Description:
Transfer RNA from a Candidatus Mcinerneyibacteriales bacterium, 73 nucleotides, folded computationally. Rfam family: tRNA. Gene Ontology term of the family: triplet codon-amino acid adaptor activity. Taxonomically the source falls in Candidatus Mcinerneyibacteriales (Bacteria, Bacteria candidate phyla, Candidatus Macinerneyibacteriota, Candidatus Mcinerneyibacteria). RNAcentral records the identical sequence in 4 taxa.
């Protein structure tokens, strides 16, 4: 140069046939305790890598471009 994957919460990862985004963990606060771990209950946390199209509607489909890995020359 070319070809395949991955890319979503601080972290690991789900997300169906496009229908309007969730667990877990961490952080925060209550409860529990003499404190502290634990436990247990609420909660905060997202331009779903970027941009553009398709569409009444894109995490998902189609083009580019960025990062990261594997193979090919």
């Nucleotide at each position: 140069g070319g070809g395949c994957a991955u890319g979503u919460a601080g972290c690991u990862c789900a997300g169906u046939c496009g229908g309007u985004a969730g667990a877990g963990u961490a952080g925060c606060a209550g409860c529990u305790u003499c404190a502290c771990a634990u436990g247990u209950u609420g909660u905060u946390g997202g331009u779903c890598g970027g941009g553009a199209g398709u569409u009444c509607g894109a995490g998902u489909c189609u083009c580019c471009c960025c990062a990261u890995g594997c193979c090919c020359a």